[in-house]
RNA sequence: AGAUGAGGUAGAGGAGCGGUUGUCAAUAGUAGUCAAAGUGAUAUUGGGAAGUAAAUGACCUUUGACGAAAGGGGUCAUCCGCCGAAGCAUAAUGACUUCCCGAGUUAUUAUGCUGGGCCUGCAUUUAAUAAAUGCAGGACUGUCAUCUGAAACUCCUGAAUUUCAGAUGGAGCACUAUCUCAUGU
Numbered sequence: 001a002g003a004u005g006a007g008g009u010a011g012a013g014g015a016g017c018g019g020u021u022g023u024c025a026a027u028a029g030u031a032g033u034c035a036a037a038g039u040g041a042u043a044u045u046g047g048g049a050a051g052u053a054a055a056u057g058a059c060c061u062u063u064g065a066c067g068a069a070a071g072g073g074g075u076c077a078u079c080c081g082c083c084g085a086a087g088c089a090u091a092a093u094g095a096c097u098u099c100c101c102g103a104g105u106u107a108u109u110a111u112g113c114u115g116g117g118c119c120u121g122c123a124u125u126u127a128a129u130a131a132a133u134g135c136a137g138g139a140c141u142g143u144c145a146u147c148u149g150a151a152a153c154u155c156c157u158g159a160a161u162u163u164c165a166g167a168u169g170g171a172g173c174a175c176u177a178u179c180u181c182a183u184g185u
Stems, first nucleotide, its partner, number of pairs: 003183009014083001016082004021077002024074001032066007042053003046101004086114012115141002118138007143170010
């Protein structure tokens, strides 16, 4: 001087990821309430049980008046945590929804997949042609490896190094820089 392995620290990808708060939009003239008329026995999430309401009229239909909210992945702004950021699938366990089954939401653990965002198509979810997720396709982009070419460095030759361009391929426990320890040349 460079090589390999282990551990630590700091960084880069950009229309980058996730979260908090507020505004606006949509949800919606919907749910619901009241009144009138009609009907006449059930209504209450999928099923069962219980409870509640109901001939002092349930549910439903029509007309009129009044008229929301939550959740959410939408818009804008603000702040925070970050770069397996994060997301998805399966399984297990716990909590919530009156009880049981189912279903849904949520938390943790294990396994597996995805470098990243965008566009298109299909499917799921939803009030939504928004957005999200999954699958497939398309180009773009970051990173590393190999190959080719050009330029720089160099007294000359050769080699190496750096930068740029192109082609092919891989994956994030990766990549770049740096520190410590160990091994061997």

Record summary: This is a predicted structure of a 185-nucleotide RNA (Lysine riboswitch aptamer) from a Clostridia bacterium. It matches the Rfam family "Lysine riboswitch aptamer". About the family: Riboswitches are metabolite binding domains within certain messenger RNAs that serve as precision sensors for their corresponding targets. Its mean pLDDT, the model's own confidence on a scale to 100, is 77. The organism belongs to Clostridia, within Bacteria.